[in-house]
RNA sequence: GGGGGUGUAGCUCAGCCCGGCAGAGCGCCUCCCUCGCACGGAGGAAGUCAGGGGUUCAAAUCCCCUCACCUCCA
Numbered sequence: 001g002g003g004g005g006u007g008u009a010g011c012u013c014a015g016c017c018c019g020g021c022a023g024a025g026c027g028c029c030u031c032c033c034u035c036g037c038a039c040g041g042a043g044g045a046a047g048u049c050a051g052g053g054g055u056u057c058a059a060a061u062c063c064c065c066u067c068a069c070c071u072c073c074a
Base pairs, nucleotide, nucleotide: 001073002072003071004070005069006068007067010026011025012024013023020057028044029043030042031041032040050066051065052064053063054062
């Protein structure tokens, strides 16, 4: 330098192919339960979907560029 892959909640990851309400588990907060804790039950907060641009009524999803990391080739 070139090819491929990954980037979504604090963490691990779905969702992307085939555009249409941003989700799960764990963690965190509040309440219930308990003498208290743990377990259990109920509820809740938390997201520029790596960044920018384009297409579209509508983009995490399609297109282009860039960044970071992994991998292969040279």
Annotation: A computed fold for a 74-nucleotide RNA from an Actinomycetes bacterium, annotated as transfer RNA. Rfam family: tRNA. From the family's description: Transfer RNA (tRNA) molecules are approximately 80 nucleotides in length. Rfam classes the family as a transfer RNA. Its mean pLDDT, the model's own confidence on a scale to 100, is 86.